[in-house]
RNA sequence: CUAAGAAAAAGGCAAACCGGUCGCGAGAUCGGGACGCAAAGCCAUGGGUCUCAGUUUGGGAGAUCGCCAGGCUACCUAG
Numbered sequence: 001c002u003a004a005g006a007a008a009a010a011g012g013c014a015a016a017c018c019g020g021u022c023g024c025g026a027g028a029u030c031g032g033g034a035c036g037c038a039a040a041g042c043c044a045u046g047g048g049u050c051u052c053a054g055u056u057u058g059g060g061a062g063a064u065c066g067c068c069a070g071g072c073u074a075c076c077u078a079g
Base pairs, nucleotide, nucleotide: 001079002078004077005076012037013036017032018031019030020029021028022027035066041072042071043070045069046068047067048064049063050062051061052060
């Protein structure tokens, strides 16, 4: 450095579900729990999906990065 991840090690994250708290809601957060993940680390920038208000279709306020793309950063191994 890489449109790399077969095997291994050190470690990491944590879906569904259950309980507490917050939120009108989508959901968030903490604890338990593991379906999975080599960026399942970070950023709502473009698209998607979802929620709330609204009502004429133009949009507004939100949620989701564990839906896809893009941007930034990174452990081990291999080359």

The RNA shown here (c-di-GMP-I riboswitch aptamer) has 79 nucleotides and comes from a Planctomycetaceae bacterium. Model confidence (mean pLDDT): 83 of 100. Its Rfam family is "c-di-GMP-I riboswitch aptamer". Its family is annotated with cyclic-di-GMP binding in the Gene Ontology. About the family: GEMM was predicted in a large-scale screen for bacterial structured RNA regulatory elements.